[in-house]
């Protein structure tokens, strides 16, 4: 897949736990959803901590420092962001 039947999942929000956080797990809840099953491979999207590069401002005057934005790297999160892989219930013309 059929405005069909069966069965499933379960967002926001709320409770409880677990982490610095993004978030994850569990109980309620249903916006929703034919893969909303599983998988961070590519993309994006996010977090937090170090260093590093730019930019800018503060400070200091024998000081060699502090802030703040923004890139990119490292390791983390999100499969209900797109796609890739893998896998699977029901069912008529």
């Nucleotide at each position: 897949g059929a405005u069909a039947a069966a069965g499933g999942c379960a967002a926001a929000c709320c409770c409880g736990u677990c982490g610095c956080g993004a978030g994850g797990c569990g109980g309620g809840g249903a916006c929703g959803c034919a893969a909303a099953g599983c998988u961070a491979u590519g993309g994006g999207c996010u977090c937090u901590u170090a260093a590093c590069c730019g930019u800018c401002c503060c400070g200091a005057g024998g000081g060699g420092g502090g802030g703040a934005c923004g890139g990119a790297u490292a390791a983390g999160g999100c499969u209900g962001c797109c796609a890739g892989g893998c896998u699977a219930c029901c069912g008529a013309a």